Predicted 3D model of a 103-nucleotide RNA (SAM riboswitch aptamer (S box leader)) from a marine eukaryotic metagenome.
The coordinates come from a structure-prediction model, not an experiment, and the mean pLDDT is 77.
The sequence is in RNAcentral, with records from MGnify.
Its Rfam family is "SAM riboswitch aptamer (S box leader)". Rfam links the family to the GO term regulation of gene expression.

RNA sequence: UCUUAUCCAGAGUGGUGGAGGGAUACGGCCCUUUGAGGCGCGUCAACCAGUCCUCCAGGGACCAGGUGCCAACUCCGGUGGGUGACCUGCCUGCAAGAUAAGA
Numbered sequence: 001u002c003u004u005a006u007c008c009a010g011a012g013u014g015g016u017g018g019a020g021g022g023a024u025a026c027g028g029c030c031c032u033u034u035g036a037g038g039c040g041c042g043u044c045a046a047c048c049a050g051u052c053c054u055c056c057a058g059g060g061a062c063c064a065g066g067u068g069c070c071a072a073c074u075c076c077g078g079u080g081g082g083u084g085a086c087c088u089g090c091c092u093g094c095a096a097g098a099u100a101a102g103a
Stems, first nucleotide, its partner, number of pairs: 001103007012041001015039002020031003026077003042070001044068001047066002050062005074096001078094006
């Protein structure tokens, strides 16, 4: 970089540490000394791996080994269509992004 799948669920009143953080830039809106991010611990989760069951098409159960995740829909932002409307919106597709697996 490409392909496929998923993204309204879930998860800490703790330890350490001490000022930023929400991926990046910008804007917005938020979180944060009532202690952020990080680290370690601990959760949550079944994408991959493993074990088992099954009607063998697929599906299910268990499991934390490899990843991931643990404020807010992927926090919001672009765009096509539909719908509603004073306005804010709502539904759906695409784009962008994140994660996993494969190439």